[in-house]
Molecule: c-di-GMP-I riboswitch aptamer
Organism: Desulfuromonas sp.
RNA sequence: UUCUCGAAACGCCAAACCUGCCGAGAGACAGGGACGGAAAGCGACGGGUCUUUCCAGGUUCAAACCACAAGACAGCCGGGCUGCCGAA
Repeated sequence: UUCUCGAAACGCCAAACCUGCCGAGAGACAGGGACGGAAAGCGACGGGUCUUUCCAGGUUCAAACCACAAGACAGCCGGGCUGCCGAA
């Protein structure tokens, strides 16, 4: 110095909920707020979960459901990139 790891320290992020705002919606953003987090930093590559305005198939009396498609979730998991500190 690097990898693994996670004691200590400086700090960091911010769940639910509330308010505002955007969206058809899942949800995002901002403020408050802390459930938690060693990557709870970034990023939709693989899986998974969720949404359904428009368009568009199957089943169906209809509703509902399935599929396609488009989107959302990184604090669901895996993997990728980057990063603070330095005990055992």